[in-house]
Molecule: TPP riboswitch aptamer (THI element)
Organism: Kytococcus sp.
RNA sequence: GCACGCCACGCGGGGUGCCCACUGGGCUGAGAGGGAGACGAUCCCGACCCGUCGAACCUGAUCUCGAUCAUGCGAGCGGAGGAUCGUGGCCGUGCCGGCGA
Numbered sequence: 001g002c003a004c005g006c007c008a009c010g011c012g013g014g015g016u017g018c019c020c021a022c023u024g025g026g027c028u029g030a031g032a033g034g035g036a037g038a039c040g041a042u043c044c045c046g047a048c049c050c051g052u053c054g055a056a057c058c059u060g061a062u063c064u065c066g067a068u069c070a071u072g073c074g075a076g077c078g079g080a081g082g083a084u085c086g087u088g089g090c091c092g093u094g095c096c097g098g099c100g101a
Stems, first nucleotide, its partner, number of pairs: 001095004005090006011051004017027004033045004057082003063076004
C1' cells in the first nucleotide's frame, strides 16, 4: 500500500404473510407495526434486515414435494437470472513493495 473480516457514521435498498371463537388472540420469523389515501394503487414514519466474495429482497410462482387449522411453514428451485456505496476506525488475517538489522 492492497484485499478480506469486524465496528461506526452518512446515504440508500427491501419485505410486512397465514389462521381464529376477531375491542382480542394464535403460527413462523431479524422483522408480519403505525398513519395518510375516490381506504385501491400508492406515499410517509418507526423497528428490523441488507448494500457487490451481495439468499436483505425480487422474478421463476396461480411452481414442485412434504408438513399444517392455515400460510414461502420446511426443503427444492439456487454453481438460475436480477438487486442498492461512500468515508473512517480496529491493526484482526493474508499478500505485495521499500528501509533497517